[in-house]
RNA sequence: AACUGAAUAGAGCCGAACUCGCGAACGCGAGGCGGGGGAACCAAUCCUAAUGGGGUGAAUCGCACCAAGCGGUGCGUAGGCGAACUCUUCUGAGCCGAACCCGUCAGCUAACCCCGCAGGCAUAAAGAGGAGAAGGC
Numbered sequence: 001a002a003c004u005g006a007a008u009a010g011a012g013c014c015g016a017a018c019u020c021g022c023g024a025a026c027g028c029g030a031g032g033c034g035g036g037g038g039a040a041c042c043a044a045u046c047c048u049a050a051u052g053g054g055g056u057g058a059a060u061c062g063c064a065c066c067a068a069g070c071g072g073u074g075c076g077u078a079g080g081c082g083a084a085c086u087c088u089u090c091u092g093a094g095c096c097g098a099a100c101c102c103g104u105c106a107g108c109u110a111a112c113c114c115c116g117c118a119g120g121c122a123u124a125a126a127g128a129g130g131a132g133a134a135g136g137c
Stems, first nucleotide, its partner, number of pairs: 012121003018031005032117006042107001050104001052105001053102004061076006079096003085132006
């Protein structure tokens, strides 16, 4: 000096997953954000445990191969993330393209009712435009 691994601290990133108050604490409440159920009207024309159906989420689908099967692998793909003072538009290397839940049941849906506020990362590519803020002259 380079490479690899770990720890600490982060201007920060994905996400609804934040803020404040009370309490010794388990917890509780409020604001905010997010999700589900639930009339009329409209829509649908069905339902039967069978090709059941539905929800959160960007995470759906196709092809090929392996496999007795469950499933696995690979290549794509709907879709999603992706610029450091803030918001926003264009561009887009690269990355993700999962997982779980309800339990035979749910279209939309005012009133109303119920639930969540986790988890995971941290050098995250390089640009252009608009508005604003801060600072300097």
This is a predicted structure of a 137-nucleotide RNA (c-di-AMP riboswitch aptamer (ydaO/yuaA leader)) from a Dehalococcoidia bacterium.
Model confidence (mean pLDDT): 76 of 100.
It matches the Rfam family "c-di-AMP riboswitch aptamer (ydaO/yuaA leader)". Its family is annotated with regulation of gene expression and cyclic-di-AMP binding in the Gene Ontology.